[in-house]
Molecule: FMN riboswitch aptamer (RFN element)
Organism: Bacillus solimangrovi
């Protein structure tokens, strides 16, 4: 250091301020947020070599995308096991469904870097339409870190 069993801990943010109206953090003005692993020309540090005017080469760590590439919740479906039997619940792991970017700049090369102007966002509820409020949910979770055992 690989690979593999089992535990363990962690693992989501956000309408200030205003208008309307009986009501609205749902409308409007405005204001806010960006899950996870990958990619990757950003940034930092570490060592190494060449110059040695301080420039550059190689490498290794660490870090960089809400709209790129894949996944997670939510859903939808049949299956399987389990209660109960009208049919439902409950685990399970398997398929299905899954928003959203243009534009100028450097440059060999950007949908990732500057600049600039957009766009997206489960389901149920609700005095009145919700990414931001309440709820399922003290749950589920892609994954993250760690312990401890086996293989080699």
């Nucleotide at each position: 250091a690989u690979c593999u069993a089992u535990c363990u801990u962690c693992g989501g943010g956000g309408c200030a301020g205003g208008g309307u109206g009986a009501a609205a953090a749902u409308c409007c003005c405005g204001a806010c947020c960006g899950g996870c692993g990958g990619u990757g020309a950003u940034g930092a540090a570490g060592c190494a070599g060449a110059u040695u005017u301080u420039u550059u080469u190689g490498u290794u760590u660490c870090u960089u995308a809400g709209u790129c590439c894949g996944u997670g919740a939510c859903c939808c479906g049949a299956c399987u096991a389990c209660g109960u039997u009208a049919u439902c619940g409950u685990a399970g792991g398997c398929g299905g469904u899954g928003g959203a970017c243009c534009u100028g700049g450097u440059g060999a090369a950007a949908c990732u870097c500057c600049g600039g102007g957009a766009c997206c966002g489960a389901c149920a509820g609700u005095g009145a339409a919700a990414g931001u409020c309440u709820g399922g949910a003290u749950g589920g979770g892609a994954g993250a870190a760690g312990a401890u055992g086996g293989c080699g």